[in-house]
RNA sequence: GCGCUGUUAGUUUAAUGGGAGAAUUGGUGGUUUCCAACCACUAGACACGGGUUCGAUUCCCGUACGGCGCA
Numbered sequence: 001g002c003g004c005u006g007u008u009a010g011u012u013u014a015a016u017g018g019g020a021g022a023a024u025u026g027g028u029g030g031u032u033u034c035c036a037a038c039c040a041c042u043a044g045a046c047a048c049g050g051g052u053u054c055g056a057u058u059c060c061c062g063u064a065c066g067g068c069g070c071a
Base pairs, nucleotide, nucleotide: 001070002069003068004067005066006065007064010024011023012022013021018054025043026042027041028040029039030038047063048062049061050060051059
């Protein structure tokens, strides 16, 4: 330099054109003499920019970063 691939919550991870979901973590409350555990509620995410579409996390192009391969 070229090609392929990945990027979703603090962390791990689903979804694949039409409501972003779970676990864990944090907060509040309950239970308990207290803590832990447990239960309930709650907060928190589609890497960035553009395009296609009635509608994009999803499809296309580019950028950034990571991984793999070739030279």